[in-house]
C1' cells in the first nucleotide's frame, strides 16, 4: 500500500411549530374537557422455525402408535441455542463447513454393463481320465469330463485389502517388506480421541432407506384465563349409568351426571367493560471465579402496554451518498423494517458509517 479473514458497535443531528396513545397531578374533578410534568419500537419490533415462564384441563397414570435429538466435556430454567475441544472437508494462511452412534442384529436397494452386486468361475491358467491326431518315443496338439484356481482379462462408481519380491501344478497373506484398516496389550487424556507395540486378523456401499441401540417429549394457549348483569331463563326433538361430555390419535384406565347435541325464539357479556398486562431468568457499572459460555457478590435505575387503531407531520440549519457545474452554488435521495403475554436462541432482511484482532502478498528503512 493491496487483497483477505474473524468480530464488535451504530442505524442521522439541532432548534422550532403542528399533532397522536398511556400515566401522574390539577381545575369542585372517580366520567367527559382543559392545563402541567412526564414516558412513548427495533437490531431485527419481522419468520412464528426451536426451548422455557405463565395459565387452563375431573392428576397428567399404563401400553401402542408417533415426533425429537444423535462426536466429547462444558453452561442454562430450558433448547435443535452457546462455549471449548475431538474426528473428517476445504483454504498457501488467517479462519472455514460438517444430523459426526449403529452396515459383524435383520430386511430392502445398488441404474446400465457384466457370468457374478456378496460370499462370484465368462475368457484364461493348472492337474487328472478318456477319446482323436501327429511322432520311433516319456512327448505336442485338439475335444469331452472331474476338479483347483480371485494372479491375468473383461464389466462397472464399486469385484471379496494394495503395490513388489517370493512360492506353488497354477494360485492364494501361502511367506516376507511397505501401505491402508481392525482387533489386542501400554501409555497420555474427564472423553470424544491421539501415540507406541504387537497378532496376517481383512466379512462392498447405502441408515437426511426401513430398522436397531441411547436420551428426551400429556394436550390446548394470553382469542390462555379470572370477575361483573338484566325478568336469564325457557320451549321442541335426540343422545345418555350398556357411562354422556371431558381426560392425548388409539386402546385400557380415570372422572361421573342430569349431562350433552341440534333446532326455535330471546337476552346481548358479539361489552369501544375490568384483571391478566408488564419490575423482570431486568438493565447498566464495578469486584471475583472461570481459556470461554457463564455464574457469584455488589450499587445505581425503572425503559410503550393499545378499542388487533398512539409511537407522525412540516420547516431551517447540519452531517451522508450521488448528480450537474471551472468555482461559487444548485438538485436529487437518506437503508431493512415496525411493538400486542413476556423471556432465551435460532433464521432472514439491511444504504451507509466506525472500530479491534488476525492472515498473505509487494515495497522502503
Nucleotide at each position: 500500500u493491496g487483497a483477505g479473514u474473524a468480530a464488535a458497535c451504530u442505524g442521522g443531528g439541532u432548534a422550532g411549530u403542528c399533532g397522536c396513545g398511556g400515566a401522574a397531578g390539577u381545575a369542585a374533578a372517580u366520567a367527559a374537557u382543559g392545563c402541567u410534568u412526564u414516558c412513548g419500537a427495533g437490531g431485527a419490533a419481522a419468520g412464528u422455525c426451536c426451548g422455557a415462564g405463565c395459565u387452563c384441563c375431573g392428576u397428567a397414570g399404563g401400553g401402542c402408535a408417533g415426533g425429537g435429538u444423535g462426536c466429547u466435556g462444558g453452561g442454562u430454567a430450558a433448547c435443535a441455542c452457546c462455549c471449548a475441544g475431538u474426528g473428517g472437508g476445504g483454504g498457501c494462511g488467517a479462519c472455514c463447513c460438517u444430523a459426526a452412534g449403529g452396515a459383524a442384529a435383520g430386511u430392502g436397494c445398488c441404474a446400465c454393463a457384466g457370468a457374478a452386486a456378496u460370499a462370484a468361475a465368462c475368457c484364461g491358467c493348472c492337474u487328472g481320465u478318456u477319446c482323436u491326431g501327429g511322432a520311433c518315443a516319456u512327448c505336442c496338439a485338439g475335444a469331452a469330463u472331474a476338479g483347483g484356481u480371485a494372479a491375468g482379462g473383461g464389466u462397472g462408481c464399486a469385484a471379496c485389502g494394495g503395490u513388489g519380491c517370493g512360492g506353488u501344478a497354477a494360485g492364494a497373506g501361502c511367506g516376507c517388506a511397505c501401505c491402508a484398516g481392525a482387533g489386542g496389550c501400554c501409555g497420555g487424556g474427564u472423553a470424544a480421541c491421539c501415540g507406541g507395540c504387537u497378532u496376517g486378523c481383512u466379512a462392498g456401499g447405502u441408515a437426511a432407506a426401513c430398522c436397531c441401540c441411547a436420551c428426551c417429549c400429556g394436550g390446548a394457549g394470553c382469542a390462555a384465563g379470572a370477575c361483573c348483569a338484566a325478568u336469564a331463563g325457557g320451549a321442541g326433538g335426540g343422545a345418555g349409568a350398556u357411562g354422556a361430555c371431558g381426560u392425548u390419535g388409539c386402546c385400557c384406565g380415570c372422572u361421573g351426571a342430569a349431562u350433552c347435541c341440534c333446532u326455535c325464539g330471546g337476552g346481548u357479556a358479539u361489552g369501544a367493560g375490568u384483571c391478566g398486562c408488564u419490575g423482570g431468568a431486568g438493565a447498566c457499572g464495578c469486584c471475583a471465579g472461570g481459556c470461554a459460555a457463564c455464574u457469584g457478590g455488589u450499587g445505581u435505575c425503572c425503559a410503550a402496554g393499545a378499542u388487533a387503531g398512539a409511537u407522525g407531520g412540516c420547516u431551517a440549519c447540519c452531517a451522508c451518498u450521488u448528480c450537474c457545474g471551472a468555482a461559487a452554488g444548485g438538485g436529487a435521495g437518506c437503508a431493512c423494517a415496525g411493538a400486542a403475554c413476556u423471556c432465551g436462541g435460532c433464521u432472514u432482511a439491511c444504504a451507509g458509517g466506525u472500530u479491534u484482532g488476525c492472515u498473505c502478498a509487494u515495497c522502503a528503512u

A computed fold for a 365-nucleotide RNA from a Bacillota bacterium, annotated as Bacterial RNase P class A. The sequence was found by an Rfam model in a public genome assembly. It matches the Rfam family "Bacterial RNase P class A". It is annotated as a ribozyme. Model confidence (mean pLDDT): 76 of 100. Of the family's consensus pairs, 98% are formed in the model.